[in-house]
RNA sequence: UGAUGUGGCUUAGAGGUAAAGCACUGCCUUGGUAAGGCAGAGACCACGGGUUCGAGCCCCGUCAUCA
Numbered sequence: 001u002g003a004u005g006u007g008g009c010u011u012a013g014a015g016g017u018a019a020a021g022c023a024c025u026g027c028c029u030u031g032g033u034a035a036g037g038c039a040g041a042g043a044c045c046a047c048g049g050g051u052u053c054g055a056g057c058c059c060c061g062u063c064a065u066c067a
Base pairs, nucleotide, nucleotide: 001067002066003065004064005063008022009021010020011019016053024040025039026038027037028036046062047061048060049059050058
C1' cells in the first nucleotide's frame, strides 16, 4: 500500500429497525442414541467521529488479522 472485520462457528445483507446453514435450548418421535419434525433464545454489525430525516452499508481516523 491493498483486502477483511456482522450471533458460538461459517457466511449473506439494495441508505429504511440484520438473514441463512451448522451448533445451542425445549417439545414430539424411539426401548435408548442417532437421524427426522415443531418451536425458541442468541449479534443494535471491531472502536471513535462525520455526512444524512435515517448508516451494517457512504467518508475520516484508530485497532486487529491476512497478503

Background:
This is a predicted structure of a 67-nucleotide RNA (transfer RNA) from a pig gut metagenome. Its mean pLDDT, the model's own confidence on a scale to 100, is 82. It matches the Rfam family "tRNA". Its family is annotated with triplet codon-amino acid adaptor activity in the Gene Ontology. Rfam classes the family as a transfer RNA.